[in-house]
RNA sequence: GUGAUGGAUUUGAGAGAGACUUUUGUGCAAAACUCACACAAAAGCGCCGAAGGGGCAAGAGGACAAUUGAAACUCUCAGGCAAAAGGAAUCAGAUCCGGACG
Numbered sequence: 001g002u003g004a005u006g007g008a009u010u011u012g013a014g015a016g017a018g019a020c021u022u023u024u025g026u027g028c029a030a031a032a033c034u035c036a037c038a039c040a041a042a043a044g045c046g047c048c049g050a051a052g053g054g055g056c057a058a059g060a061g062g063a064c065a066a067u068u069g070a071a072a073c074u075c076u077c078a079g080g081c082a083a084a085a086g087g088a089a090u091c092a093g094a095u096c097c098g099g100a101c102g
Base pairs, nucleotide, nucleotide: 001101006097007096008095009094010093011092012091013090018045020044021043022042023041024040025039026038027037046081047080048079052077053075054074055073059068060067
């Protein structure tokens, strides 16, 4: 300084898939119990991929092998599966840091 890549904060946008089944507990109501309903927890089955995590192609590396190696691909450990809320890769704006380059 008409300040690259990058980083922090903040604002906006931001997908998918179960209103599944069983059990237990609590609540709901007027004495109790049961059913229904609501919420929570556990288990089971079925699914989703865009927090995080794992896998790898070309290439690099090497005699070979080891090793290295990206994603929105893939696995589904974690996470999630009505709406709302929350979370959310990523994208855009603002402010700040930084200082490649000139």